This is a predicted structure of a 74-nucleotide RNA (transfer RNA) from a Defluviitaleaceae bacterium. The organism belongs to Defluviitaleaceae, within Bacteria. The prediction has a mean pLDDT of 81.
RNA sequence: GGCGGAAUAGCUCAGUUGGCUAGAGCACGCGGUUCAUACCCGCGCGGUCGCCAGUUCAAGUCUGGCUUCCGCUA
Numbered sequence: 001g002g003c004g005g006a007a008u009a010g011c012u013c014a015g016u017u018g019g020c021u022a023g024a025g026c027a028c029g030c031g032g033u034u035c036a037u038a039c040c041c042g043c044g045c046g047g048u049c050g051c052c053a054g055u056u057c058a059a060g061u062c063u064g065g066c067u068u069c070c071g072c073u074a
Base pairs, nucleotide, nucleotide: 001073002072003071004070005069006068007067010026011025012024013023019057028044029043030042031041032040050066051065052064053063054062
C1' cells in the first nucleotide's frame, strides 16, 4: 500500500428485513436480609449509539468520507 472486521452505559456485549420511550450482565449508589461481612432480593444512577455529511416522514440500523483498534496479505 491492498483486503476484511470492529467502534452502543465505567467494563463485557445484545439490538441490522429502518418504526413508538435504546437494553442485559457486571460495576457503582440506596434500602432489605445478617451480630457483622459476603451471597441473595428490591429500587436507582448511568448513553449527543466514534466524528462529519447524505438518504428518509423516521437512522444505533442504509450510503459516502474521516479517525482509532484488530486481523490477513504484499